[in-house]
RNA sequence: UUCUUAUCUAGAGAGGUGGAGGGACUGGCCCUGUGAAACCUCGGCAACAGACUAGUUUAGUACUGUGCCAAUUCCAUCGAGCGAAAUGCUUGAAAGAUAAGAA
Numbered sequence: 001u002u003c004u005u006a007u008c009u010a011g012a013g014a015g016g017u018g019g020a021g022g023g024a025c026u027g028g029c030c031c032u033g034u035g036a037a038a039c040c041u042c043g044g045c046a047a048c049a050g051a052c053u054a055g056u057u058u059a060g061u062a063c064u065g066u067g068c069c070a071a072u073u074c075c076a077u078c079g080a081g082c083g084a085a086a087u088g089c090u091u092g093a094a095a096g097a098u099a100a101g102a103a
Base pairs, nucleotide, nucleotide: 001103002102003101004100005099006098007097008096013042014041015040016039017038021031022030023029026076027075028074043069044068045067048065049064050063051061052060053059054058073095077093078092079091080090081089082088
């Protein structure tokens, strides 16, 4: 990097360095000098895998490997359904993120 499977309306931030961007892409809409990204320290959230405990279609424990800590994956696009209709509602797909496995 690609493929497969699972999940994605829950949850969880302070300080330091830094000094203008960030929220994947495009559009929108937001966040940001009352300090963006990035890095560091400490803290926290979370059972995906390992481990352990209970003893079982499972539950528990942040010990290990990851991940994460504005807004539903911030919203959308395409298909189907509902609807008199909407910029409405439901649902599937696509795209993306994370984990595990495989090549």
SAM riboswitch aptamer (S box leader) from Peribacillus huizhouensis, 103 nucleotides, folded computationally. Of the family's consensus pairs, 94% are formed in the model.